This is a predicted structure of a 347-nucleotide part of an RNA (small-subunit ribosomal RNA, central domain) from an uncultured Bacteroidota bacterium.
Model confidence (mean pLDDT): 87 of 100.
RNAcentral holds the full RNA, with entries from ENA, Greengenes and SILVA.
Rfam family: Bacterial small subunit ribosomal RNA.
Context: one part of a larger RNA
């Protein structure tokens, strides 16, 4: 160079934009760089195939051929690839009109509830638990009314449902932004696909500066126990919340890359359109999201038009189990650590 795999056995990158790089729709003309075919030149001997000989055979050895799949140089084919030149709508995009939606930002606003204060009512408990205690509590607690405060989450609607590349999004309202669908089929005319790198990325963690009700790592005493550095309870401080900066990892999962294209069907659901209809309902079409399944895959399980089926093109990653998501360099960071990543030794 190769080869076989990547849902559970080892292995798909956390998502996306994209330089270079590879791949890349239809039709017509040229032109001949891969490509094919002729032909000449080379392809050193020796050795390796063959056929004849020569040592008494045989190893050895001589002679002649064949090969030397390659090169280079010429003469032609044009199907394919490649290139130029024209040109085409299906494949990418743009453009009108429509609806859907927890897609993103930023600000106002709002009721529930939970805590705190402040006054009333009122009196001896409360709270907690498997039974306790630690706590609260005659300095009036717990209940219960009214009033304020403050901070963080939005019941119900909620649904296999919707939107977002992915992390993810859930009160209202308003502004500012974004994408996908649907219909039209106006326009552009291959303009694409895939991809180092950049970005963006859940928790927790870090750096300022705020906030701080509830919740609670750490801690404190109470329980429980043969101990109990735990499960239970009281308490509580980092955080959780916001602004602005790092971190860049997750079972970051569909443990399934991404594009494109072909392959029977049934039932659902969600958004848009067409048709038939008072109207309820029904037919049909494009898009998503569910569920059973033919054919086929699969080592089974399963997967089955949203394939793990039948091919194409690109990337990324696997090669026995430990040692080892380690060591040592290297980069990235404040730092916690991230990335990238061995061997010895062992079975």
């Nucleotide at each position: 160079c190769u080869g076989g795999g990547u849902g559970u056995a080892a292995a798909g990158g956390g998502u996306g934009u994209g330089c270079a790089g590879g791949c890349g729709g239809g039709a017509c003309a040229g032109c001949a760089a891969g490509u094919c075919a002729g032909a000449a030149g080379u392809g050193a001997a020796a050795g390796c195939c063959c056929a004849c000989g020569g040592c008494u055979u045989a190893a050895c050895c001589g002679u002649g051929g064949a090969a030397g799949u390659g090169c280079u140089u010429u003469u032609g084919a044009a199907a394919c690839u490649g290139u130029u030149g024209u040109u085409c709508u299906u494949g990418a995009g743009u453009c009108u009109c429509g609806g859907a939606g927890a897609a993103g930002u930023u600000g106002c606003u709002g009721g529930a509830a939970u805590u705190c204060g402040u006054g009333g009512u009122g009196u001896a408990g409360c709270g907690g638990u498997g039974a306790a205690a630690u706590g609260c509590g005659u300095a009036g607690a717990u209940a219960u009314c009214a009033c304020g405060a403050g901070g963080a989450a939005c019941a119900c609607c909620a649904g296999a449902a919707g939107c977002g590349u992915a992390a993810g999004c859930g009160a209202g309202c308003a502004a500012c932004u974004a994408g996908a669908c649907g219909a039209g089929u106006a326009c552009u005319g291959a303009c694409g696909c895939u991809g180092a790198g950049c970005a963006c990325g859940a928790a927790a963690g870090c750096g300022u500066g705020g906030g701080g009700a509830g919740c609670a790592a750490a801690c404190a005493g109470g329980a429980u126990u043969a101990g109990a550095u735990a499960c239970c309870a009281u308490g509580g401080u980092a955080g959780u919340c916001c602004a602005c900066g790092c971190u860049g990892u997750a079972a970051a999962c569909g443990a399934u890359g991404a594009a494109u294209g072909c392959u029977c069907g049934c039932c659902g659901u969600u958004g848009c359109c067409c048709c038939u209809g008072u109207a309820a309902a029904g037919g049909g079409g494009c898009g998503g999201u569910g569920g059973c399944u033919a054919a086929g895959c699969u080592a089974a399980c399963g997967c089955g038009u949203u394939a793990a089926g039948c091919a194409u093109u690109c990337c990324g990653c696997c090669u026995g189990g430990g040692g080892a998501c380690u060591a040592c360099g290297g980069u990235c960071g404040c730092a916690a650590g991230a990335u990238u990543g061995a061997a010895a030794c062992u079975c």